A computed fold for a 72-nucleotide RNA from Candidatus Gottesmanbacteria bacterium RIFCSPHIGHO2_01_FULL_42_27, annotated as transfer RNA.
The RNAcentral record of the sequence draws on ENA.
The prediction has a mean pLDDT of 82.
It matches the Rfam family "tRNA".
RNA sequence: GCCAGGGUAGCUCAGUGGUAGAGCACACGCUUCAUAAGCGUGGAGUCGAGAGUUCGAUCCUCUCCCCUGGUA
Numbered sequence: 001g002c003c004a005g006g007g008u009a010g011c012u013c014a015g016u017g018g019u020a021g022a023g024c025a026c027a028c029g030c031u032u033c034a035u036a037a038g039c040g041u042g043g044a045g046u047c048g049a050g051a052g053u054u055c056g057a058u059c060c061u062c063u064c065c066c067c068u069g070g071u072a
Base pairs, nucleotide, nucleotide: 001071002070003069004068005067006066007065010024011023012022013021018055026042027041028040029039030038048064049063050062051061052060
């Protein structure tokens, strides 16, 4: 350089046109003499950047940036 995959919450990931979610973590509460475990509630996202298509884009198209693998 070329090819393929990926970038979404603090972390690991889902969601593939129609209000962005789960688990873990974190905060608070219930429970306990106390801790752990368990249960409940809550905060946290310009969906890598920009442009295009569309009534509507995390999702489709184009360009760029970053990560991983392959290839010479």